């Protein structure tokens, strides 16, 4: 230098203007049970991803169920380790591929049992094949002993196959943020109390009159609506230590969307390598799939130069 292999990382950049959604500060208006709440303006600062995706696996969290054990069903399966957990990850052995860096991969049990084993072969686990020998006999066969050569992936050997059922070991209760919790109208119904045909309530503030079966109060559940759950977390960044590694301990620093018909946009200018796949909706760890390109690092093979 070329070709490759593995890991990490970025995801057009900068500036101006106008918007949108949270947060903080401040001001104004309104409501108020005086605790506070709502709306608006201004300022500051924040505002999608490496996969936010598929919802495949594992957990947190919430509710329901639950003495214990088992059945059914599902998942996993070398050995050792990591982890909250896993079907994930790391290491080692083994098999295959590659000159190589490296990539891919099956994996408990076949004396518990069942099934299956193409073609060929007598025979695929049941039995029993040629020659030869013996017996019977209707001279063509029957029975017994015997088991070569050969076929085949495998030939009698406790055969192979468990990615056929099965057995063994380990793990798994169910549903999911539309979970769940709290506040709480109107209308209808429920429960309790008071009054009421000796006329309640209403007309009607009072008396009279009229009408004629309900009226009033309290409680509690649910609905509409509202609030919480909701983003401080198995968190991120840096350093250092232990470990081959996955990973873990310690120290320092940081706060980084939280909506609820659902924001993250529009436009102008300049520049370049001309910009892919795609967008949160309770959270996290994985796996898988999609993806224009760029950068960094370790390593391999070949060639060249010193």
């Nucleotide at each position: 230098a070329a070709a490759g292999c593995c890991g990490g990382u970025c995801a057009g950049g900068c500036a101006g203007c106008c918007g949108c959604u949270g947060c903080u500060g401040c001001u104004g208006c309104c409501c108020c049970u005086c605790g506070g709440g709502g709306c608006a303006a201004c300022a500051g600062g924040a505002g999608a991803g490496g996969a936010a995706a598929g919802u495949c696996c594992g957990g947190g969290c919430u509710c329901c169920a639950c003495a214990g054990a088992g059945c059914a069903g599902g998942a996993u399966g070398a050995c050792g380790g990591c982890u909250a957990a896993c079907g994930g990850c790391c290491g080692u052995a083994c098999g295959c591929c590659g000159c190589g860096a490296g990539g891919c991969g099956a994996g408990g049990a076949a004396c518990a049992g069942g099934g299956c084993c193409a073609c060929a072969g007598a025979g695929a686990c049941g039995a029993g094949c040629a020659a030869a020998c013996c017996c019977c006999c209707u001279c063509g066969g029957g029975g017994g002993u015997g088991g070569a050569c050969g076929u085949g992936a495998a030939a009698c050997g406790c055969g192979g196959u468990a990615a056929c059922c099965u057995c063994c070991a380990u793990c798994c209760g169910g549903a999911g943020c539309a979970a769940c919790a709290c506040c709480a109208a109107a209308u209808a119904g429920g429960c309790g109390g008071a009054c009421g045909a000796u006329g309640a309530c209403g007309c009607u503030g009072c008396u009279c009159g009229c009408c004629g079966a309900g009226u009033c109060c309290g409680c509690g559940g649910g609905u509409a609506g509202g609030u919480g759950g909701c983003u401080u977390g198995a968190g991120c960044c840096g350093g250092c230590c232990a470990g081959c590694a996955a990973u873990g301990a310690c120290c320092g620093g940081c706060c980084u969307a939280g909506a609820g018909g659902a924001a993250u946009g529009g436009u102008u200018g300049c520049c370049c390598a001309c910009g892919a796949c795609a967008g949160a909706a309770c959270c996290c760890g994985g796996c898988u799939u999609a993806u224009c390109g760029g950068c960094c690092g370790a390593c391999u093979u070949u060639c060249c130069c010193a």
The RNA shown here (Bacterial RNase P class A) has 306 nucleotides and comes from Thiobacillus sp. SCN 64-317. The source organism's lineage runs through Bacteria, Pseudomonadati, Betaproteobacteria, Thiobacillaceae and Thiobacillus. The sequence is in RNAcentral, with records from ENA and Rfam. Its Rfam family is "Bacterial RNase P class A". Rfam classes the family as a ribozyme. The gene name in the source record is rnpB.